[in-house]
RNA sequence: UUCGCGGUGGGUGCGGCGUGACGCCGUGAACCUGGUCAGGCCGGAAACGGAGCAGCCAUAGCGGGCUGUUACGGGUGCGCCCACCACUCCUUC
Repeated sequence: UUCGCGGUGGGUGCGGCGUGACGCCGUGAACCUGGUCAGGCCGGAAACGGAGCAGCCAUAGCGGGCUGUUACGGGUGCGCCCACCACUCCUUC
């Protein structure tokens, strides 16, 4: 110097695993969440108004992995690029 093989570090791509968030499903606050507030209550001569329990709707929350999206992570698998290290072979000094 060349060929081959192996390793280390960095970058990058795809996959896998884990965790979180979002989405989806379920559930969902006696009262101290919201809206609508039957009944009843209160005010009023009345019209009507007021506060407001239950119910309903939604929400906070809780649960589900439902495998979808996304973020992060590594002594995760493989490919590619760069740098370096070691060994073998060839050639030269």